[in-house]
């Protein structure tokens, strides 16, 4: 100097499912309860394969479970694009 695992911040895009019923409280927000649902915050589980002491270990996800979260609007939002700077490591 170049590449670069990984991760941070900002902007943009970003799905699904109940405008459910009841109570608190007359309304709204909110809280709780009941039933029905969604899967893309987070989390659970494991196939091939590999290792070994042959019974164990490691082992991914947009899969799975639906704990959490969510089911008009709004918000969240995996992921993607753009920008900024950091950066183990390698040449």
């Nucleotide at each position: 100097c170049g590449a670069g695992a990984c991760g941070a911040c900002g902007c943009u895009g970003g799905a699904a499912a109940g405008c459910a019923g009841g109570u608190g409280c007359u309304c709204g927000a909110c809280a709780c309860c009941u039933c029905g649902c969604c899967g893309a915050a987070g989390g659970u589980g494991c196939a091939a394969g590999c290792c070994c002491c042959c019974g164990g270990g490691c082992g991914a996800a947009g899969c799975u479970c639906u704990c959490a979260g969510g089911c008009a609007c709004g918000a969240u939002g995996a992921c993607a694009g753009c920008g900024u700077g950091g950066g183990g490591u390698c040449g």
About this RNA: A computed fold for a 91-nucleotide RNA from an Acidimicrobiaceae bacterium, annotated as Glycine riboswitch aptamer. Its mean pLDDT, the model's own confidence on a scale to 100, is 79. Lineage of the source: Bacteria > Bacillati > Actinomycetota > Acidimicrobiales > Acidimicrobiaceae. It was read from a public genome assembly, where an Rfam model found it.